[in-house]
Context: one part of a larger RNA
RNA sequence: CUGGGCGUAAAGGGUGCGUAGGCGGUUCUGAAAGUCUGAUGUGAAAUCUCCAGGCCCAACCUGGAAAUGGCAUUAGAAACUACAGGGCUAGAGGCUUGGAGGGGGAACUGGAAUGCUCGGUGUAGCAGUGAAAUGCGUAGAGAUCGAGCGGAACACCAGUGGCGAAGGCGAGUUCCUGGACAAGUCCUGACGCUGAGGCACGAAAGCCGGGGGAGCAAACAGGAUUAGAUACCCUGGUAGUCCCGGCUGUAAACGGUGCACGUUUGCUGUGAGAGGAAUCGACCCCUUUCGUGGCGGAGCUAACGCGAUAAACGUGCCGCCUGGGGAGUACGGUCGCAAGAUUAAAACUC
Repeated sequence: CUGGGCGUAAAGGGUGCGUAGGCGGUUCUGAAAGUCUGAUGUGAAAUCUCCAGGCCCAACCUGGAAAUGGCAUUAGAAACUACAGGGCUAGAGGCUUGGAGGGGGAACUGGAAUGCUCGGUGUAGCAGUGAAAUGCGUAGAGAUCGAGCGGAACACCAGUGGCGAAGGCGAGUUCCUGGACAAGUCCUGACGCUGAGGCACGAAAGCCGGGGGAGCAAACAGGAUUAGAUACCCUGGUAGUCCCGGCUGUAAACGGUGCACGUUUGCUGUGAGAGGAAUCGACCCCUUUCGUGGCGGAGCUAACGCGAUAAACGUGCCGCCUGGGGAGUACGGUCGCAAGAUUAAAACUC
């Protein structure tokens, strides 16, 4: 340098933005770096290969040829790649109009429910379980009515429905703000794709500082169960769960399927638009774009299955795998307050 692979066998980075790099639409012209053709020089000899010859043969030796992956100089070619210049519009971006959405941030507001406090009524139980007990209650509980406080979550709508790059996002109103989509085809003119490093985001738990604390609940305590019961069940209950600021940077971060582009029979549902036919209008019907589901053809696949949202057929770029254990461990480095994260072996063993 090279092979085969990555849904489930080992293997897609958690996600995005983007630097270097790699790759890059269409047409004309130029030059000639890569590329191609010719010539010249060089590529020592020996060795290797082939042919012929000499020692009886062979090893060996002698002669000739070939070869020497090339390099340099020079003369040319111009299809392709690169380069320079000029154009183009199918990629990409912009503009105008429009509708959809739990996309993000901030402020304010609301009702149901739990708990607590106060007051009224009222009396002996309540709660809990397989059964109990711990627990609560005559200092008046539980139940019920009224008033108040406080925190957290937002029933129904709700849907293999929507939005977001992923994590994720669900009461209402207002403000600020990102993206996607449709129609128009007006503008720019390759401005593109991917992306080692890098930067940013990143559930839950955890950590630091400050608040908050209704319910739930690791730890913990008690009651049961049991041979025991550091559990499962019950009664309590602290961190935490919530908010603000900072850190951590992981996950079955999953579609176990990287991103982008192109090509390839169909049927059916659904979300957001646009156009058409019909209609007073709407629904229904037809066409079409983008998204999201089910089934299925060719093809693919070890099979399961995938099947225009590909795991089909191709191209570009990145990441990753290379028998099981040892081990995602040790050591070292980097990061972190710590917990730890990341990078990542070997001996040995089967």
Small-subunit ribosomal RNA, central domain from an uncultured bacterium, 350 nucleotides, folded computationally. Its mean pLDDT, the model's own confidence on a scale to 100, is 89.